[in-house]
Molecule: small-subunit ribosomal RNA
Organism: uncultured prokaryote
RNA sequence: GACGAACGCUGGCGGCGGGCUUAACACAUGCAAGGCGAACGAACUCGACCUUCGGGUCAUAUGAGUUCGCGGCGAACGGGUGAGUAACACGUGAGAAACCUGCCCCGAAGACCGGGAUAACCCGAGGAAACUCGGGCUAAUACCGGAUACCCCCACCAGGUCGCAUGGCCCGGUGAGGAAAUGCUCCGGUGCUUUGGGAGGGUCUCGCGGCCUAUCAGCUAGUUGGUGAGGUAACGGCUCACCAAGGCAUCGACGGGUAGCUGGUCUGAGAGGACGAUCAGCCACACUGGGACUGAGACACGGCCCAGACUCCUACGGGAGGCAGCAGUAGGGAAUCUUGCGCAAUGGGCGAAAGCCUGACGCAGCAACGCCGCGUGGGGGAUGAAGGCUCUCGGGUUGUAAACCCCUUUCAGGAGGGACGAAAAUGACGGUACCUCCAGAAGAAGCCCCGGCCAACUACGUGCCAGCAGCCGCGGUAACACGUAGGGGGCAAGCGUUGUCCGGAUUUAUUGGGCGUAAAGGGCUCGUAGGCGGUUCGGUAAGUCGGGUGUGAAAACUCAGGGCUCAACCCUGAGACGCCACCCGAUACUGCUGUGACUAGAGUUCGGUAGAGGAGCGUGGAAUUCCUGGUGUAGCGGUGAAAUGCGCAGAUAUCAGGAGGAACACCAACAGCGAAGGCAGCGCUCUGGGCCGAUACUGACGCUGAGGAGCGAAAGCGUGGGGAGCCAACAGGAUUAGAUACCCUGGUAGUCCACGCCGUAAACGUUGGGCACUAGGUGUGGGACCCAUCCAACGGGUUCCGUGCCGUAGCUAACGCAUUAAGUGCCCCGCCUGGGGAGUACGGCCGCAAGGCUAAAACUCAAAGGAAUUGACGGGGGCCCGCACAAGCGGCGGAGCAUGUUGCUUAAUUCGAGGCAACGCGAAGAACCUUACCUGGGUUUGACAUGUAGAGGACAGCCAUAGAGAUACGGUGUCCUUCGGGGCCCUACACAGGUGGUGCAUGGCUGUCGUCAGCUCGUGUCGUGAGAUGUUGGGUUAAGUCCCGCAACGAGCGCAACCCUUGUCCUAUGUUGCCAGCGGGUAAUGCCGGGGACUCGUAGGAGACUGCCGGGGUCAACUCGGAGGAAGGUGGGGACGACGUCAAGUCAUCAUGGCCCUUACGACCAGGGCUACACACGUGUUACAAUGGGAAGGACAAAGGGUUGCUAAACCGCAAGGUGGUGCUAAUCUCACAAAUCUUUUCGUAGUCCGGAUCGGAGUCUGCAACUCGACUCCGUGAAGUCGGAAUCGCUAGUAAUCGUAGAUCAGAACGCUACGGUGAAUACGUUCCCGGGUCUUGUACACACCGCCCGUCAUACCAUGGGAGUGGGUUGCACCAGAAGUAACUAGUCUAACUGUUUACAGAGGACGGUUACCACGGUGUGAUCCAUGACUGGGGUA
Repeated sequence: GACGAACGCUGGCGGCGGGCUUAACACAUGCAAGGCGAACGAACUCGACCUUCGGGUCAUAUGAGUUCGCGGCGAACGGGUGAGUAACACGUGAGAAACCUGCCCCGAAGACCGGGAUAACCCGAGGAAACUCGGGCUAAUACCGGAUACCCCCACCAGGUCGCAUGGCCCGGUGAGGAAAUGCUCCGGUGCUUUGGGAGGGUCUCGCGGCCUAUCAGCUAGUUGGUGAGGUAACGGCUCACCAAGGCAUCGACGGGUAGCUGGUCUGAGAGGACGAUCAGCCACACUGGGACUGAGACACGGCCCAGACUCCUACGGGAGGCAGCAGUAGGGAAUCUUGCGCAAUGGGCGAAAGCCUGACGCAGCAACGCCGCGUGGGGGAUGAAGGCUCUCGGGUUGUAAACCCCUUUCAGGAGGGACGAAAAUGACGGUACCUCCAGAAGAAGCCCCGGCCAACUACGUGCCAGCAGCCGCGGUAACACGUAGGGGGCAAGCGUUGUCCGGAUUUAUUGGGCGUAAAGGGCUCGUAGGCGGUUCGGUAAGUCGGGUGUGAAAACUCAGGGCUCAACCCUGAGACGCCACCCGAUACUGCUGUGACUAGAGUUCGGUAGAGGAGCGUGGAAUUCCUGGUGUAGCGGUGAAAUGCGCAGAUAUCAGGAGGAACACCAACAGCGAAGGCAGCGCUCUGGGCCGAUACUGACGCUGAGGAGCGAAAGCGUGGGGAGCCAACAGGAUUAGAUACCCUGGUAGUCCACGCCGUAAACGUUGGGCACUAGGUGUGGGACCCAUCCAACGGGUUCCGUGCCGUAGCUAACGCAUUAAGUGCCCCGCCUGGGGAGUACGGCCGCAAGGCUAAAACUCAAAGGAAUUGACGGGGGCCCGCACAAGCGGCGGAGCAUGUUGCUUAAUUCGAGGCAACGCGAAGAACCUUACCUGGGUUUGACAUGUAGAGGACAGCCAUAGAGAUACGGUGUCCUUCGGGGCCCUACACAGGUGGUGCAUGGCUGUCGUCAGCUCGUGUCGUGAGAUGUUGGGUUAAGUCCCGCAACGAGCGCAACCCUUGUCCUAUGUUGCCAGCGGGUAAUGCCGGGGACUCGUAGGAGACUGCCGGGGUCAACUCGGAGGAAGGUGGGGACGACGUCAAGUCAUCAUGGCCCUUACGACCAGGGCUACACACGUGUUACAAUGGGAAGGACAAAGGGUUGCUAAACCGCAAGGUGGUGCUAAUCUCACAAAUCUUUUCGUAGUCCGGAUCGGAGUCUGCAACUCGACUCCGUGAAGUCGGAAUCGCUAGUAAUCGUAGAUCAGAACGCUACGGUGAAUACGUUCCCGGGUCUUGUACACACCGCCCGUCAUACCAUGGGAGUGGGUUGCACCAGAAGUAACUAGUCUAACUGUUUACAGAGGACGGUUACCACGGUGUGAUCCAUGACUGGGGUA
């Protein structure tokens, strides 16, 4: 795009079309084929007159009509359906010299004389009926005999002419045979017979064309042909007898499946593909099967006979029927209409005609089934109304849409008129089309879609649910994808969905594809058919080309014109209909042809030449093993390490001799040979092919190759040998969680030979064969020639053949290929068409078997795959770094305690954090508070904020009472003002509030990789592209730091530097700091006057830059060493954290979107809990002691804090602390004695003078309050613990270790955290390994990226399928039985009007019935083939 459609929602009108695609299922009822009196007989009715009512008469025209029968015509047309049919059925073109033809047209001739019956009717009989039988009468255009014959047919004899053959046509003669209805008539005609021709119709034959299947490869006995006969309208095995053995087939016979064919229809640019409704042509069929009759025509839809199934009637004896005609019914189905009107038109039958018949046809009805047309209003109208939806609350949108104003009336409705179709009459349609008038915007819009493809977006609801979905895919709490709403988009009386066909699909490729790696080259060669084929001449004209004739039905299609108002539709004309047949011509190319010609293809000859080419026979040495003997002694062997095994019965080792089998080291290679498989010691015999050179000869002899044939590694099989080594199976030992493996010790088939099978391989260059053409360079094997050489060898060059590498153009998706093509062309063969199922099943062929060759489907998936790219990963590689390892020091893990966590418990033990990167973490500090948790008590505009309105002195505050308190109640009670009011408080409404959920909706902040050296961009270049380059490489660095090189050149974020601190010096300054010198004073002290020298503080500067020297290095970057210097190569430390990763952490710091709660999930209060305790883990602390503990004495810091504070002196207390009150808002006062260290002394290796837990008692301090649950002090008590398993952590110098000090938080409460100083080490060979990281490279089937991906069994569920004892059915072959109806033949029986004969009642001829034979339908029996269904059980497969 299309449709004979169906389904869902919806539905105003008209025109034109189409309407059982399924059950060729069964049918009730009605109708669909009759007509003719001008062929004939008879009966009845009608007219007039008379009547005795019985009847009779008349006839102008022997009137008109109806019915029965006989007769003639029609019924073979028209209408329906598509079952069958793969066929001369259809289409197309020829042929019939092999034919038929009623009615119709033209022409010729004729119709004479006779005869016998019969139906109707009447009488009788049978039957339920259908119907039938007997007797009697009668007519014809019914039937029969004879005559005639222009003519026809047949036979014979002559002639002419024509044809592709048989042969045809014309004419003449002789002989035989053959007609009729002079009927009917209205007198005009119309019929009848014979015959010639025509038209139209039919029959037969042939060429060509159009489905699938080879898992159908052979089929055929009337089969193929001949002769003769029969039969037919006619040819013909059409049929029969005889004879011959043919005929068809890979160019697809035979079989199976499917199917009516065509014009055409749909689609497509076309070529094609699919279809064959309506309309038209042909065919076939008419309940199923068979058969003939009649006839011009049938083997007959509404005829007959028989058989069968089914239905109906029946008196049970017997009968009737055939909608695939029009309506209609039932059924089937997703699905397809009225039991309508009319013969008015067109057409048909009969008839002279009037006319009759006509479910053909013309119309109407039903259903949006389709196509086409029309309408559902038009113009104006902004306060952009209301309402809806949304919102950032401003608005936006629906939307000029509505309302409102002005207009119009198509269609529908009402009224009036009123056709064409009809030439005289006649109109079903139909009071229809059409015209006019009337009223009124009045009666008339839906469906689908809105994530992308694909035009059109928001809100709410839902929460991987419900659902959507054509593909991709949406939905797990912010869904543009589900549902609804608003809005929008598309189409519109329709819109969507489903189904089917074509297109897109160059995705079967003729036009117009491919095969190295994506699917795809046969394992290789030979060769049959076939296909293709060198140069030249002549002929021919098959292909080819041109012109013409015929045909190509109509409709359809295209164009033009015309008619319905337009269109759809219809009409007219033109074009087209590629084909086919015939005629004429052309001859370039192809074909054919010639005992034609040629030599460039191919082959032959001669001379050389290389080679693991093949077959057979022989032969050689090394090595392994075994046997014998000698020497010799305890191990050998084997492995990662071992063990099994061998060995004192003498192994291994070694020497000598022997046996046997198999394989051939070195040479030996991108070398050689062969078609491939493959071929390797040496020699001999036989033998195939190649290459080079030369000449002559043959003269296209060529290439490819479906089927076919041969060869064909290894393994395997059969028979017979052989068997050293090796070695499936097997055994043992190891390894291992296991180890039916890898390793070891043994070891049989096999490996070897002969003969015969098998016929497959990653049989690979994953690249079929042949020919030709298209830049080169460089090796190597085999020849020939030239140059050079005294001769050679070597060397240089040319050429032919082979074999490699590199590379241009070109090709390729890329990788790559590239004269050995995967380039450019030609010829031939094979093969492919998504993955899986599956190279499987079934069938066939081959094989001894194993198995091979050929080769599907159901079902299932949306991919499977190739090449390349970027990452990530690797028990891949290279380089490099890091307290990463190593070297060291000290810890943790064991004990006690502290603290955090899990778990358990609980009314609650609030919440968060979870490998590194949670766990002395949020928490820089839970007794109440904090507090978020629990229990209980009370509260609701609220504990807190803002606003509006109203009210208030009854307010807040203070005091007292009750209560656990919140709270309740009583008393008291005026703060500010610019005089407006505000503060405060009550009521009401908006709202507050939430540590409720979501860190996977977020901001911000943070951790981590990682202070690792990386991460990117612009332009350019390369690539089809993803991307690459830059950023890689060579050096170097802590560093993508720098240098050099380079299709790159630059740049950015990172690194470094700039900042702070510390280390040295200088300058300035000098209080609260300092005190050398001067002076004063004290018991003593910078205490004082002074001073700026010093320390120190503050501020500013200097200094370090590989600057200098030397070595190395690319005259580089840089590096090593040195000098100077306080400091040397970023001096030490800090702050500073690239692009990004982890949906990392945090909604409980804060902020914040959705969601949730609102007399509670808010807020208040008291008490409790966060402090529990069988365990487990992390982080610390104290120790286990003598480098120590205790005692006494005596030194030296830094950095901080302090007014709600730090607190001095002094006194009291053993102490915690108390009293006290000075100083200090701090370089001033104070916390505040630093400790380890040092000196002296004691303890003497012990659970201790170590260690201090735990517990008892007594206290101190803070605080409203130390019970749950604080810290500290004193006295007493004195637990575990004697250096810690596996494992594990920190640290490279002022570091570790060790020692103390201060601070934040804080009423109080650190062993934690942060900061500070004191004392102060050891070690680093080095980068193999562990961990982490960087970079280059490589492989990849990974990309939520190795914590990846993924294979097979097993288990479960479902699905389709193979096998299967069988079972049921369809179709069909063969053999046989049987044989209805019918036809033909024969006929001894029965009957018999026409004709003939005559012995007039018989005979003959002929006929009918009966019988027999032949053919044959249904049916039956047996045996095969094939297909379908089903089947216990079973095999694999697919999906989850």